[in-house]
Context: one part of a larger RNA
RNA sequence: CUGGGCGUAAAGGGCGCGUAGGCGGCGUGGUAAGUCACUUGUGAAAUCUCUGAGCUUAACUCAGAACUGCCAAGUGAUACUGCUGUGCUAGAGUGCAGAAGGGGCAAUCGGAAUUCUUGGUGUAGCGGUGAAAUGCGUAGAUAUCAAGAGGAACACCUGAGGUGAAGACGGGUUGCUGGGCUGACACUGACGCUGAGGCGCGAAAGCUAGGGGAGCAAACGGGAUUAGAUACCCCGGUAGUCCUAGCCCUAAACGAUGAAUACUUGGUGUCUGGAGUUUUUAUUCUCCGGGUGCCGUCGCUAACGUUUUAAGUAUUCCGCCUGGGGAGUACGCACGCAAGUGUGAAACUC
Numbered sequence: 001c002u003g004g005g006c007g008u009a010a011a012g013g014g015c016g017c018g019u020a021g022g023c024g025g026c027g028u029g030g031u032a033a034g035u036c037a038c039u040u041g042u043g044a045a046a047u048c049u050c051u052g053a054g055c056u057u058a059a060c061u062c063a064g065a066a067c068u069g070c071c072a073a074g075u076g077a078u079a080c081u082g083c084u085g086u087g088c089u090a091g092a093g094u095g096c097a098g099a100a101g102g103g104g105c106a107a108u109c110g111g112a113a114u115u116c117u118u119g120g121u122g123u124a125g126c127g128g129u130g131a132a133a134u135g136c137g138u139a140g141a142u143a144u145c146a147a148g149a150g151g152a153a154c155a156c157c158u159g160a161g162g163u164g165a166a167g168a169c170g171g172g173u174u175g176c177u178g179g180g181c182u183g184a185c186a187c188u189g190a191c192g193c194u195g196a197g198g199c200g201c202g203a204a205a206g207c208u209a210g211g212g213g214a215g216c217a218a219a220c221g222g223g224a225u226u227a228g229a230u231a232c233c234c235c236g237g238u239a240g241u242c243c244u245a246g247c248c249c250u251a252a253a254c255g256a257u258g259a260a261u262a263c264u265u266g267g268u269g270u271c272u273g274g275a276g277u278u279u280u281u282a283u284u285c286u287c288c289g290g291g292u293g294c295c296g297u298c299g300c301u302a303a304c305g306u307u308u309u310a311a312g313u314a315u316u317c318c319g320c321c322u323g324g325g326g327a328g329u330a331c332g333c334a335c336g337c338a339a340g341u342g343u344g345a346a347a348c349u350c
Base pairs, nucleotide, nucleotide: 004321005320006319007304008303012318014201015200016199017198021194022193023192025088026087027086028085029084030083031082033081034080035077036076037075038074039073040072041071049065050064051063052062053061054060091191092188093187094186095185096183097182098181103177104176105175106174107173108172109171110154115149116148117147118146119145120144121143125136126135162169163168206247207246208245209244210243211242215241216240220236221235222234223233258317259316260315261314262313263312266295267294268293269292270291271290272289273288274287275286276285299306300305323350324349325348332343333342334341335340
């Protein structure tokens, strides 16, 4: 190895691009490396196994067979794999015509609201709570009207709805730009799948430098509550939240479910293309796709559940798991400005 697993028990890499490697569609010719058959050589003796013989038996001794396997050479076989020609179009891709979309980047514009400033009206309260107080206010607040400033976020539309590989993406317009889908043909002709290393992207918080700062708000101050209250509640409030450039690289980065391909009863929504039917349009109806939900048969599952978006049936490739604690710790190495991250034990103990 034969012979286990990874939704929730330990276990799917956060996500992509892709190197090596592994695996790979339908014909046909050659070759004969793998593969298969036969022959020869080799496979020392003893031991072991089997058969038989000899010591009265056994142990023991002797004889014969066998020694699976491996290796080498030769002669053949050619289904499969490989190698090498040649061809095909069902995989993959390109062109053409369409439609959808918060996909990305940049510029610019807009209205509502909060806050602040100025001015008008106006007067004694406002605010806040379970109740209060701190706080704000006769230096005129709260309320209300007008004007202005500034920053951040975009109500309704909004939908188990859309897009994206994931993180994620939502006001309008414009520019640049990526991907997928549908339709009818034309073209290339296996160009494919996966992917150790590698490279890139990667919420929030955090870091560096420079801006910005309305609201919110770690820390911090105060008021309450309480036995206490380093909290929950209230009044304030700084980093931060925002922008530019550069780091950090982690999340319950979750569908706790890796990617790809094929196959396997159904029902019902929804988004988005196409075709047909009806006298035409089409809101309907029928059918063909591509997404996204719910219910559910067989099957699977320890059960829960899952069920054409599989956790079913199969194949290929990658990642990962092996009792709990110690511990995602120590040490070493790499990366980082730091915070720390990646890799990752053991003693001991139950």
Molecule: small-subunit ribosomal RNA, central domain
Organism: Pyrinomonadaceae bacterium